[in-house]
Molecule: transfer RNA
Organism: Microcaecilia unicolor
This record gives sequence, structure tokens and C1' cells, in this order.
RNA sequence: GGCUCUGUAGCUCAGUGGUAAGAGCACUGGUUUCGUAAACCAGGGGUCAUGAGUUUGACUCUCAUCAUGCCCU
Repeated sequence: GGCUCUGUAGCUCAGUGGUAAGAGCACUGGUUUCGUAAACCAGGGGUCAUGAGUUUGACUCUCAUCAUGCCCU
């Protein structure tokens, strides 16, 4: 340099055009316990990588850029 995949919460991921963006783990508080862990209840945390386009409507489709992984040279 070329092909291709991926980018959503602190981490691992779901969400294949329809109206308020979610799960598990982690974190915080509480209940419980002599205490800790576990368990249970509640809570905080997101410019959906960036920009543009299509559409009545975009996390979702298209293009560019950036970053990352594999492969080729």
C1' cells in the first nucleotide's frame, strides 16, 4: 500500500428503518449478618467513533474520514 471485518454504558455484547436505546458483569446506596462474602431491592452512568447524504422517520441504508483486528504484498 491492497482486501475484508468491527466501532452502542467502565468491560463483554444485543438491538436488520417506526416513534421514550437495552442485557449481563462491574460501580453506588440500602435490606440481611457478630463481621465479610453471597443473596435480594433500588440507583447512577450513553453527543450509538466523526461528518455528510437518502427517507415522513436512521443505532439500522449509502459515501467519506479516523481508529482497531485478520489476511495479502